[in-house]
RNA sequence: GUACGUCUUCGGGACGGGGUGCGCCUCACGAUGAGGUUAUUCCCGGCCGGCGGUAAAGCCCGCGAGUCCCGCGCACUGCGCGGGACAGAUCCGGUGAAACUCCGGGGCCGACAGUGAUGGCGCGCCGGUUCGCGCCUCAGCCUGGAUGAUAGAAGACGGAA
Numbered sequence: 001g002u003a004c005g006u007c008u009u010c011g012g013g014a015c016g017g018g019g020u021g022c023g024c025c026u027c028a029c030g031a032u033g034a035g036g037u038u039a040u041u042c043c044c045g046g047c048c049g050g051c052g053g054u055a056a057a058g059c060c061c062g063c064g065a066g067u068c069c070c071g072c073g074c075a076c077u078g079c080g081c082g083g084g085a086c087a088g089a090u091c092c093g094g095u096g097a098a099a100c101u102c103c104g105g106g107g108c109c110g111a112c113a114g115u116g117a118u119g120g121c122g123c124g125c126c127g128g129u130u131c132g133c134g135c136c137u138c139a140g141c142c143u144g145g146a147u148g149a150u151a152g153a154a155g156a157c158g159g160a161a
Base pairs, nucleotide, nucleotide: 004158005157006156007155008154009153010152015045017044018043019042023037024036025035026034027033046141047140048110049109050063051062052061053060058108059107066086067085068084069083070082071081072080073079074078090106091105092104093103094102112144113143114142119136120135121134122133123132124131125128
């Protein structure tokens, strides 16, 4: 010094953007207007990227978080351990010994739950100058589990063969 042991700290980011304006509200009115408000869902733009490996990586290999399923255990509405599935997305040119990682350019992707239409479906009858009721549906950047957990990172102490 290392293996190893104990402990401490750390350990996930991002629009309160612009446009349109169904509907609603207010006002005006024999006229179909003006103003206000209104989209996560329509249009446009912007922004974000856990950990290890490797030439520096969201999209190469692997790990973790989340959900579901199976098995085992337990002081069983649950928790722990093991296994499986969901699980996504990158190309071209340049430099170089080496880059799907850098530089230049162009693309693409985004767990689970909730919210919820100006989109969709169904039903009703007083059949509407376009009614009423119910239901369904795409949020990476709105809310939540999470002041959590983990992959791991740094350090302190002990410390072999």
Molecule: FMN riboswitch aptamer (RFN element)
Organism: uncultured bacterium